Notes:
c-di-AMP riboswitch aptamer (ydaO/yuaA leader) from a Chloroflexota bacterium, 145 nucleotides, folded computationally. The source organism's lineage runs through Bacteria, Bacillati and Chloroflexota. The coordinates come from a structure-prediction model, not an experiment, and the mean pLDDT is 79.

RNA sequence: AUACCCAAAACGCCUAAUGUUUUCGUCGUAAAGGAUGAGACAACGGGGGAACCAGAUAGGGGGCGAGUCGGUCGGUGAGACCGUAGGGCGAGCUUCUUCGGCCCAAGCCCGACAGCUAACCUCGUAGGCGUGGAAGAAGGCACCU
Numbered sequence: 001a002u003a004c005c006c007a008a009a010a011c012g013c014c015u016a017a018u019g020u021u022u023u024c025g026u027c028g029u030a031a032a033g034g035a036u037g038a039g040a041c042a043a044c045g046g047g048g049g050a051a052c053c054a055g056a057u058a059g060g061g062g063g064c065g066a067g068u069c070g071g072u073c074g075g076u077g078a079g080a081c082c083g084u085a086g087g088g089c090g091a092g093c094u095u096c097u098u099c100g101g102c103c104c105a106a107g108c109c110c111g112a113c114a115g116c117u118a119a120c121c122u123c124g125u126a127g128g129c130g131u132g133g134a135a136g137a138a139g140g141c142a143c144c145u
Base pairs, nucleotide, nucleotide: 011130012129013128014127018042019041020040021039023038024037025036026035027034043125044124045123046122047121048120053115060113061110062109063108064107069083070082071081072080073079086104087103088102089101093139094138095137096136097135098134099133
């Protein structure tokens, strides 16, 4: 000097998975600040649930999610590989268009039962990560004058 790896902070990404709190309890302090748990409010998201309409059973059926469908191989297995509907990212924010690149295309749940669905009822706010290419348009924001 370069490359790679690890850690912290900031920032950013997938996702509904965020914000506020002079509410209460516990810990702490000389007193506070503060930490933590449970609530509350707001915001975002999911499920159940009439009429009308639609439709089903049997071989079940259904939900969350982008994660569906097909092919080849394989004890007719578990699974592996290839493709694909569909989904995500490349940094000032949102949306749209074009070219090009990379990635995902899982997993879990209900338990005989649920179409849509106003009123109404009810649940969740976890978890996992680290991109660095360009061009155009519209809107709004910030900064400067």